[in-house]
Context: one part of a larger RNA
Molecule: large-subunit ribosomal RNA, domain I
Organism: marine eukaryotic metagenome
């Protein structure tokens, strides 16, 4: 050095899955001065970590379920609890140190100093009420708002109202009941939103690159209301008390620094409407409020739930093989010493208390209709206009904004895509609210997968945002598997220990905890051969 062989080292591969990933359906979409989210420090007989909890501290009380074991992960020692019903599960309550918006002042998670009640701001006559902080790296609306890029350069343009910043929310948001479309001879539609089509269209554009609608049609889903003015003129409102009631509310009394700068009532539109006048009607239309009892669901512990543990064989073990039976609205799945419809948990199908919650019915509040047209009212620095901008597919036009001017009152006003005039058609601005249909998934439940199977799959299957690194923002791992059952090797020997040799357990110990399988690189011994 080669070959064979026996070991060591190492942890690939195979098998497995406690964990991930993705999708679908449903729920829910907040918590917080009644102190949140997040943390610090404690609490166990022994207690370092995680979990749980808070000086009432691995827990206390009540109600319901369950029915024999229990004192978390964590299998030890010691000691306890439980059929007078523990542990565990569900619901409700009590306690809840110090911090933190942190809120008596100052400190900073140790406390000190005032003090008897407490920060600040806003609203309110007062009594009193409200705000903040946090999260989800998602969705929404609003205020600001790029550049790379494309145009084969680049400046209008494009990227794009995108990214990003800020503010404010809600469970959705926003929009929304026509001063709208349409048509132009006559007709027609009837709040908004979303989807498909319309549409590589109409159109815009250094007419370059590119950008790019709407009506309409077909669907999803449907819902309409309230003020101001005007008329009336305290008939109103807060608080306290009493009566009735489950409550909403009604009635009465008292009181006030509310309210004539108008509380309350009536009223709300384009075929004009309303006030007003006349006639008829009397609990009906519409909005809003209440939930004790009743009825119907939803949610949440849980309960019930069929049929072999028959024979023989192999084996450590039967669920395997052979034989004989049974159930099925249940032959989904998992477990059990190998592969079980009938062993266990379950599954199909049924049942389900309190609490919470949804709806119905019910209760409360509340009159409605027709006709007439003398008078009054119908949102002002608004509409419009000149000039300048923005938005947009689009403009000198709709809409919005700036500056200067600045109307009308129903015999009125606005719009119909250049202006003006006339006609025709449509509508009634300058006030407000509005469910459903559509966006998202921090999160929860259920189900699924031609997804992954420990260098994969989330960074994390394990004390993982841990250890560790960094002044900090931040970065960020590795690490799964004894066995069916610990039966986890009594005892003896070598020995300072580790470890080893016997013995014993086990189916197996080359399954001995550095524990399933155990490849290669690498190291060593033995045998044979070569130099």
């Nucleotide at each position: 050095c080669u070959a064979u062989u026996a070991g060591g080292u190492g942890g690939a591969u195979a098998g497995c899955u406690u964990g991930g990933c993705u999708c679908a359906a449903g729920a829910c979409a907040g918590c917080g001065a009644u102190g949140a989210a997040g943390g610090a420090c404690g609490u166990g007989g022994c207690a370092a970590g995680c979990u749980a909890c808070g000086a009432a501290a691995u827990g206390c009380c009540u109600u319901g379920g369950c029915g024999a074991c229990c004192c978390g992960c964590a299998c030890g020692c010691a000691g306890g609890g439980g059929u007078u019903g523990a542990a565990c599960c569900a619901a409700g309550g009590a306690u809840g140190u110090c911090u933190g918006a942190a809120u008596g002042c100052g400190a900073c998670u140790u406390c000190g100093c005032c003090a008897u009640a407490g920060a600040a701001g806003c609203u309110g006559a007062a009594a009193a009420g409200c705000u903040a902080g946090u999260u989800a790296g998602a969705c929404g609306c609003a205020g600001g708002g790029a550049a790379u890029u494309g145009a084969a350069a680049c400046a209008u343009c494009u990227u794009a109202g995108u990214a990003c910043c800020u503010g404010c929310a809600g469970g959705a948001a926003g929009a929304g009941a026509a001063a709208c479309c349409a048509a132009a001879c006559c007709a027609g539609g009837g709040a908004u939103g979303c989807u498909g089509u319309u549409a590589u269209u109409a159109g815009c554009a250094g007419c370059g690159a590119g950008c790019g609608a709407a009506a309409a049609c077909a669907g999803c889903a449907c819902a309409g209301g309230g003020c101001a003015a005007u008329c009336u003129g305290a008939a109103c409102u807060g608080c306290u008390c009493a009566u009735u009631g489950a409550a909403a509310a009604a009635u009465g009394a008292g009181u006030a620094u509310g309210g004539a700068u108008g509380u309350g009532g009536a009223u709300u539109u384009g075929u004009a409407a309303g006030a007003c006048u006349a006639u008829c009607u009397u609990u009906u239309a519409a909005c809003c409020c209440c939930u004790a009892g009743u009825c119907a669901g939803g949610u949440c512990a849980u309960c019930u739930g069929a049929a072999g543990u028959c024979c023989u064989c192999u084996g450590g073990a039967a669920a395997g093989a052979g034989g004989c039976g049974c159930c099925u609205u249940a032959g989904a799945g998992g477990g059990u010493g190998a592969u079980a419809g009938c062993c266990c948990c379950g599954u199909a199908g049924g049942a389900g208390a309190a609490g919470c919650u949804u709806g119905a019915a019910g209760g409360g509040u509340g009159u409605g209709a027709u006709a007439g047209u003398a008078u009054c009212u119908u949102g002002a620095g608004u509409a419009a206009u000149a000039c300048c901008u923005a938005c947009u597919g689009g403009a000198u036009u709709c809409u919005a904004g700036g500056u200067g001017u600045g109307a009308a009152a129903c015999u009125a006003g606005g719009a119909g895509g250049c202006a003006u005039c006339a006609a025709c058609u449509c509508c009634u601005a300058a006030c407000c609210c509005u469910a459903a249909a559509c966006a998202u998934g921090u999160u929860c439940u259920u189900g699924a997968g031609u997804c992954c199977g420990a260098u994969a799959g989330c960074g994390c299957a394990c004390u993982a945002g841990u250890a560790c690194u960094g002044u900090g923002a931040a970065g960020g791992a590795a690490a799964g598997c004894u066995g069916a059952a610990a039966a986890g090797c009594a005892c003896u020997c070598u020995u300072g220990u580790c470890a080893g040799a016997g013995a014993g357990u086990a189916a197996a110990a080359u399954a001995g905890a550095a524990c399933u399988u155990a490849a290669a690189a690498c190291c060593u011994g033995a045998u044979a051969g070569a130099u």